[in-house]
């Protein structure tokens, strides 16, 4: 430099146009215990990477840009 793939919660990820964005796991309180581990209840705190376009409406489509990873010269 040319081509592709991620980007959503503390952590792994799911959702691929429709009206409070979700699962596990962690985390916090409570319950149990002498006490801690284990078991059980309850809680979601997120500018969906930016920025702009399409749309009646975008996490979702398109462009461009950032960052990270992969192949190629």
């Nucleotide at each position: 430099g040319g081509c592709g793939g991620u980007g959503u919660a503390g952590c792994u990820c799911a959702g691929g146009g429709g009206u409070u964005a979700g699962a596990g796991c962690a985390a916090u309180g409570g319950c149990u215990u002498c006490a801690u581990a284990a078991g059980c209840c309850a809680u979601g705190u997120g500018u969906c990477g930016g920025u702009g376009g399409u749309u009646c409406g975008a996490u979702u489509c398109c462009a461009c840009c950032c960052a990270c990873c992969g192949c190629u010269a």
The RNA shown here (transfer RNA) has 73 nucleotides and comes from an Abditibacteriaceae bacterium. Taxonomically the source falls in Abditibacteriaceae (Bacteria, Pseudomonadati, Abditibacteriia, Abditibacteriales). Rfam family: tRNA. The family's RNA type in Rfam is transfer RNA.